[in-house]
RNA sequence: AUUGAGAGACAGGGGCGUUCGUCGACAGAUGGGCUGAGAAGAACCCUUCGAACCUGAACCGGAUAAUGCCGGCGGAGGGAGUCGCUCGGGGCAUCGC
Numbered sequence: 001a002u003u004g005a006g007a008g009a010c011a012g013g014g015g016c017g018u019u020c021g022u023c024g025a026c027a028g029a030u031g032g033g034c035u036g037a038g039a040a041g042a043a044c045c046c047u048u049c050g051a052a053c054c055u056g057a058a059c060c061g062g063a064u065a066a067u068g069c070c071g072g073c074g075g076a077g078g079g080a081g082u083c084g085c086u087c088g089g090g091g092c093a094u095c096g097c
Base pairs, nucleotide, nucleotide: 003088004087005086006085008083009082010081011047012046013045014044016041017034018033019032020031021030022029023028053078054077055076059072060071061070062069
């Protein structure tokens, strides 16, 4: 100087829908059903090796009580990182055998 793996610290990014009921000052609160990692959690997911998430999108097809519920769109476009630590591989130099 370069490279593989691992764990970590700090920092950062992100989403929260649908449906039934109850209360209500109609702003909202609260309980249940559905999917999901997560449907407001001291949680969960993701951080360039980036399908976390956003855009297209009030999109298209299918299913459903209903919904990004499933598939397509689609590896399309966008998208948040640094630090040191541990173990290992290769090269060079020096010393010893």
Model confidence (mean pLDDT): 77 of 100. This is a predicted structure of a 97-nucleotide RNA (TPP riboswitch aptamer (THI element)) from Rhizobium aethiopicum. Its Rfam family is "TPP riboswitch aptamer (THI element)". Its family is annotated with thiamine pyrophosphate binding in the Gene Ontology. NCBI's taxonomy places the organism under Bacteria, Pseudomonadati, Pseudomonadota, Alphaproteobacteria, Rhizobium. The model forms 100% of the base pairs in the Rfam consensus.